[in-house]
RNA sequence: GCCUUGAUGGCAGAGUGGUUAUGUACUGGUUUCGGGGGGAAUCAGGCACGCGGGUUCGAGUCCCGUUCAAGGCA
Numbered sequence: 001g002c003c004u005u006g007a008u009g010g011c012a013g014a015g016u017g018g019u020u021a022u023g024u025a026c027u028g029g030u031u032u033c034g035g036g037g038g039g040a041a042u043c044a045g046g047c048a049c050g051c052g053g054g055u056u057c058g059a060g061u062c063c064c065g066u067u068c069a070a071g072g073c074a
Stems, first nucleotide, its partner, number of pairs: 001073007010024003018057001026045008050066005
């Protein structure tokens, strides 16, 4: 220098162009256990597509550029 693959909530981790799954952390409610600090169950809330553009009615997904990581070739 060239090629391939990858990048998704605080963390982990799915995702056929059509509601950004789920777990955990976090916050709140309820119930329950405990003398208390606090624990457990359950419900709800809450949080992301590396970055910049393009295509499309609609992009995590397709295209271009770019950054980073891993691997390969020279």
This is a predicted structure of a 74-nucleotide RNA (transfer RNA) from Flavobacterium cerinum. Its Rfam family is "tRNA". The sequence was found in a public genome assembly. The coordinates come from a structure-prediction model, not an experiment, and the mean pLDDT is 81.